Context: one part of a larger RNA
Molecule: large-subunit ribosomal RNA, domain II
Organism: Phycisphaerae bacterium
RNA sequence: ACCGGCGAGUUACCGUUUGUGGCAAGGUUAAUCUGUUCCGCAGAGUAGCCGAAGCGAAAGCGAGUCUUAAUAGGGCGAUGUGAGUCGCAGGCGGUAGACGCGAAACUGAGUGAUCUACCCAUGGCCAGGUUGAAGUGUCCGUAAAAGGACACGGAGGACCGAACGGGUUAACGUUGAAAAGUUAUCCGAUGAGCUGUGGGGAGGAGUAAAAGUCUAAUCAAACUCAGAGAUAUCUCGUUCUCCCCGAAAUAGCUUUAGGGCUAGCCUCAAGUUAUACAACACGGGGGUAGAGCUACUGAAUGAGACGAGGGGGCUACCCGCCUACCUCCCUCAAUCAAACUCCGAAUACCGUGUUGCUUAUCUUGGGAGUCAGACUACGGGAGCUAACUUCCGUGGUCAAAAGGGAAACAACCCAGACCGCCAGCUAAGGUCCCCAAAUCACACUGAGUGAGUAAGGGAGUCCUUUUUCCGAGACAGCGGGGAUGUUGGCUUAGAAGCAGCCACCAUUUAAAAAGUGCGUAACAGCUUACCCGUCGAGAGAUUGGGCACCGAUGAUGAACGGGGCUAAGUGUGAUACCGAAGCUGCGGGUGGCAAUGUCCUGCGGGAUGUUGUCGCGGUAGGGGAGCGUUGAUAGGCAGUUACAGGCCGUACCGGAAGGAGCGGUGGCGGGCCUAUCAAGUGAUUAUGCCGGU
Repeated sequence: ACCGGCGAGUUACCGUUUGUGGCAAGGUUAAUCUGUUCCGCAGAGUAGCCGAAGCGAAAGCGAGUCUUAAUAGGGCGAUGUGAGUCGCAGGCGGUAGACGCGAAACUGAGUGAUCUACCCAUGGCCAGGUUGAAGUGUCCGUAAAAGGACACGGAGGACCGAACGGGUUAACGUUGAAAAGUUAUCCGAUGAGCUGUGGGGAGGAGUAAAAGUCUAAUCAAACUCAGAGAUAUCUCGUUCUCCCCGAAAUAGCUUUAGGGCUAGCCUCAAGUUAUACAACACGGGGGUAGAGCUACUGAAUGAGACGAGGGGGCUACCCGCCUACCUCCCUCAAUCAAACUCCGAAUACCGUGUUGCUUAUCUUGGGAGUCAGACUACGGGAGCUAACUUCCGUGGUCAAAAGGGAAACAACCCAGACCGCCAGCUAAGGUCCCCAAAUCACACUGAGUGAGUAAGGGAGUCCUUUUUCCGAGACAGCGGGGAUGUUGGCUUAGAAGCAGCCACCAUUUAAAAAGUGCGUAACAGCUUACCCGUCGAGAGAUUGGGCACCGAUGAUGAACGGGGCUAAGUGUGAUACCGAAGCUGCGGGUGGCAAUGUCCUGCGGGAUGUUGUCGCGGUAGGGGAGCGUUGAUAGGCAGUUACAGGCCGUACCGGAAGGAGCGGUGGCGGGCCUAUCAAGUGAUUAUGCCGGU
C1' cells in the first nucleotide's frame, strides 16, 4: 500500500414542543399488598403530583389584589369567548464522559543510584626513557661569612612515551557492523590520576570543579499504577436511498476578535385576508453630482490705482518729502474647497390612489446553520487616483452553478442542467485548415501592423480646413548680375558688410542690405537676400481626423492557441450560416395549486384516476417518503422429488437504496411472506484499530 473484519448522536432522569391514544373540570397513581399461567400480567392502593384563581417580598386578602393617606391613578390578574392530565413515539434543551479518537499537563501512592553524578569504606594499577630542586661531602675562596667548582643525592598537579583513561581534527558510516561506531590523527599518562568490590542519599527531591548536567537509550522536574472516559472555545473523522425548500460570511454586546449570545437571512407547522411587491399618476422633505463665489468662510495668480495704516531714510520747531519694505481697502482679468454655498438635479426614500400580481407580507410556535468571504462594475476613504492591497456603500457572479465562449482560466461574457431522443431555432462567440459554419460592396493599412506599452519624434500614407503665389510665367534647377559715396561714425594694435557700440542715409540701377552665413591678424575670397534670362504648370504654408513607423533592452523558443494569412488584418454596410444542458418539438417521471370522476369516511377529511397550470441546479441546514441488517411477537407458507444462509454463473424486475428467478456447488443450522415491535442497524477516508498478502 491493497484486501477483509471492527469502528462514532447512545442510555437514564428532568424540561419543552409536535404527533397519536385514554379520560376530561378533572387527569393520574408511587411505594406497597393480593392473585397468577411468574423475564410478565391482573386487581387493590388516592400518599403525592399537575390542572380548575389570582395578587403581594410577606403577613394576608381573594375575582380581585398590590402600591398608597386614597374609595384617585397605575401594575399584574378575572370576565363559560374554558382545557387539562396520564401514557406512547418523534424533534430539541438540561444534568450526567453525552457523537468518536487525540494532548501538553495536575494530584496521590509507590518503584528505581546494576546506567550515570557526588560521597564513604576497603583493595588494585601506572613498560621504558629524560630532566636533575633541596640537602650532604671534598676542594677553592673569606678575618669569618658570602660565593664558586666537582661529586653524591633524587624533588616535581616536571618532560617523552606504552598499558590505562580521554575524545582534538578529518573521512567513512547516517533504512549503520553500531539507537553515537570505525580508521587515521590527537590529549593526559605519580596525579585534583585510573580502576574493582561493598555502601549512602530520590522526584520539586537527590547529585552537580555549574552544562539545566546526570538520576537505567526517558529529565526546565524520572518511571509505574490510580483520580480518569481529566479538560481540549482546537484538528481530524462520523457509515443506505430518493423527493421538496434552501442560507450566511452582517449588526449590537463580549478579557471579545478563528469562540459565544441576541437580532438578521433558511426551513417546518398553525393562524390572520389586512398586507407585501411591481408599474403609472399625484403630493412631499432634502443639500449629494454639477455649478458658483463683490452670496458667506477660507485658499490663491497677474495687472492697475496708488487710497489708508505701520516700518525705514531725509528734515526735525512745525508743516512735510522719498521709499524695487509689510498689511489692509478699491478696480479689472482668470481660479479653487470633504469639514464653503446665492443655487441645485437625476436617482433613492416617504405618503396617497389606480391597475397588475398563485399571500409572495405579517403573527405565534418547533428545528437550524451562518459571524474567515472572494472577484467584478460603479460611488468613495486609506495607499503612490500602487498592489490578486485595505476599509465602506449599491448591483452582479462565485461561494452553493453544471453547460457554451474567453487557447488553457471559481469571481469576466452568454445562459440557470427533472430524465430520454442519431429532431429543429437561437445567445455570447464565430464561419481558410486544425474545428461546426461566408459571401458581397466600399474604404484604409504594407508595418506580419494585426498578434503587448508611454512621453516624445518624423516631407510614412489617406481624407479634410483655412490661406498665399502663379501663362502679366509661380516653385525648384541652370546661366548671368549682386554696384557707387565707403575702409559709414565710434572703439581698437587692427575693426574694411560680418569682435563690440551708435546710426542705418544717399547715388547708379532691371536689381543689389550702412549687409544672411562661412572666412581673414586686418584685407582678400566664397555665399545669401534682391534682379535678369532659360524652362512651362502648378507651387508653398496651415487646421482637424484615420491607419501605420521609431521610441521597444534579459536571462530555454514562448507577446495570433498552432498552421498559416496581404487578408484569413482594420473600418463601415448588407445578407446567410454555425453555435449551449437556453428556447421549441416528441416521449416519460415527480412536487404544488385548481377543476372534475370513482371509492372509503369518525363528515374534519383521505385514497386514486383524468384535465389544466406553475415548478423540479444546489453546500451549511430544515422538512418528507422509503430500502436493507440483527433480534422479538402474531398469523400464514415452502421443504428428503432435498430446505435456508454462503459461493460460482446468468441476457430478469424496480425511480433509488434494492429485489427475484433459473443452473451448479454445498448440506437440517434454520428460512420466506404479511402486520407490528426493539436496536450493539448500513464505512472509502479518523497519518483509525486488528488480521492477511